[in-house]
RNA sequence: AACCGGACUGAGGGGUGGCCAUUCCGGCCUGAGACCCGCAAGGGAACCCUUUGAACCUGAUCCGGUUAAUACCGGCGUAGGGACAGCACCCGCUCGCAAC
Numbered sequence: 001a002a003c004c005g006g007a008c009u010g011a012g013g014g015g016u017g018g019c020c021a022u023u024c025c026g027g028c029c030u031g032a033g034a035c036c037c038g039c040a041a042g043g044g045a046a047c048c049c050u051u052u053g054a055a056c057c058u059g060a061u062c063c064g065g066u067u068a069a070u071a072c073c074g075g076c077g078u079a080g081g082g083a084c085a086g087c088a089c090c091c092g093c094u095c096g097c098a099a100c
Base pairs, nucleotide, nucleotide: 004092005091006090008086009085010084011050012049013048014047017029018028019027020026035044036043037042056081057080058079062075063074064073065072
């Protein structure tokens, strides 16, 4: 130096839940994210993820634990699916060479 990674540019994928209470306002839980608009379909924003893929989906109205109840934790899971390219310069890593 290359490769690789980061940063950067463009493109793409994904989820937006649960419990309690209520006349209304709401309160609680975990998270990066549970937000806004809309009658709805859907759209937007933020966030996360892009094959080195647990972002996310199926299994699942699953099993065990926990809680006021959910949430949540673990299993399931070396399971089955699941969305990319560029990169002149910059940062890092590694190696080599030269000098001291």
Annotation: Predicted 3D model of a 100-nucleotide RNA (TPP riboswitch aptamer (THI element)) from a Gammaproteobacteria bacterium. The coordinates come from a structure-prediction model, not an experiment, and the mean pLDDT is 76. Taxonomically the source falls in Gammaproteobacteria (Bacteria, Pseudomonadati, Pseudomonadota). The sequence was found by an Rfam model in a public genome assembly. Its Rfam family is "TPP riboswitch aptamer (THI element)". Rfam's curators write: Vitamin B(1) in its active form thiamin pyrophosphate (TPP) is an essential coenzyme that is synthesised by coupling of pyrimidine and thiazole moieties in bacteria. Gene Ontology term of the family: thiamine pyrophosphate binding.